[in-house]
Context: one part of a larger RNA
RNA sequence: CUCUCGUUAAGGAACUAGGCAAUCUAGCCCCGUAACUUCGGGAGAAGGGGCGCCCCUUGAGUUGUAGGCUGUAACGCCGAAGGCUCUGGGGGGUUGCAGUGAAAUGGCUCGAGCGACUGUUUACCAAAAACACAGGUCCCUGCUAAGGUGAAAGCCGAUGUAUAGGGGCUGACGCCUGCCCAAUGCCAGAAGGUUAACUGGAGAGGUCAACCGCAAGGUGCAGCCUUGAAACGAAGCCCUGGUGAAUGGCGGCCGUAACUAUAACGGUCCUAAGGUAGCGAAAUUCCUUGUCGGGUAAGUUCCGACCUGCACGAAUGGCGUAACGACUUGAGCGCUGUCUCAACGAGAGACUCG
Numbered sequence: 001c002u003c004u005c006g007u008u009a010a011g012g013a014a015c016u017a018g019g020c021a022a023u024c025u026a027g028c029c030c031c032g033u034a035a036c037u038u039c040g041g042g043a044g045a046a047g048g049g050g051c052g053c054c055c056c057u058u059g060a061g062u063u064g065u066a067g068g069c070u071g072u073a074a075c076g077c078c079g080a081a082g083g084c085u086c087u088g089g090g091g092g093g094u095u096g097c098a099g100u101g102a103a104a105u106g107g108c109u110c111g112a113g114c115g116a117c118u119g120u121u122u123a124c125c126a127a128a129a130a131c132a133c134a135g136g137u138c139c140c141u142g143c144u145a146a147g148g149u150g151a152a153a154g155c156c157g158a159u160g161u162a163u164a165g166g167g168g169c170u171g172a173c174g175c176c177u178g179c180c181c182a183a184u185g186c187c188a189g190a191a192g193g194u195u196a197a198c199u200g201g202a203g204a205g206g207u208c209a210a211c212c213g214c215a216a217g218g219u220g221c222a223g224c225c226u227u228g229a230a231a232c233g234a235a236g237c238c239c240u241g242g243u244g245a246a247u248g249g250c251g252g253c254c255g256u257a258a259c260u261a262u263a264a265c266g267g268u269c270c271u272a273a274g275g276u277a278g279c280g281a282a283a284u285u286c287c288u289u290g291u292c293g294g295g296u297a298a299g300u301u302c303c304g305a306c307c308u309g310c311a312c313g314a315a316u317g318g319c320g321u322a323a324c325g326a327c328u329u330g331a332g333c334g335c336u337g338u339c340u341c342a343a344c345g346a347g348a349g350a351c352u353c354g
């Protein structure tokens, strides 16, 4: 010097990103216990007091001797004393620094965020605000169900049958969940347009008997071959409607009130419609340490407001919410070697010799 422990004057978080770590607290009995609340909780809230040993006294229960009562008896009932239990109650005494004498054995409170909760998770850097959840809602599915698995047979779904099964989103509970169907998706519709194969075969071409020609060559039946128009032709798409707890979206400029400021009001452009309730510098706010208030001597964090929301917003749910949380964040009480600032001690290493 390192590690693991122990103690520490005065101070007591001044340490630090942060009370990290380590103290404090702790058991049982009694008293007492707030806001809030879903009336269950919160709550072991908080905050207090007692606790050893000895003696005396007393209560209840139990066992039950002597004894008593009933009874022919067996036996049943009552029951001094004694034992045991309730570590029962009361009084007195006594001792130590200290009596849950060791060990084991909650520190507490206030505010905010997120998630309702108990649960689950990255085996081996993340336990959470992530996942799940009960509840809500939408869609599909009438049974040889939908869906899944498998080249298939088949099996699961289910020896179930819409109070069932599958899928999506949301996530207890309370109050609620606004506007837009133009786009995309889905559902329904069928008049018209478009549209595949198939059918169809107008027409065109090749070859060629034959014919014409002195020849070169020309015309060209049947057959065969190569093409091939009109017409016919489903779903789909176009089209017509619907649908948001479907994917999604939810404006700009200018002016205006008897101080100023602001604009209930007006004008105008665009849109499918222009963000409603609620919330708001927020797990969202760039400017920003916004401004005001609170807490501190001093507060980029925190709490309460304001609203100028760069870029909240309603089941990718909005706003609240008792209880809960090895969650995140702010404050306080207690407590302490975290610190001022270090010291001493114990053990194990390091070091020296061997």
Stems, first nucleotide, its partner, number of pairs: 001349008010340002014338001019335001027051005036041001038172001052094007059086005067078003095099001107333007114325002119131002135170007147156003173320004178250003183247002185243005192238003199231001203227005210219003251269005278312001279309001290306005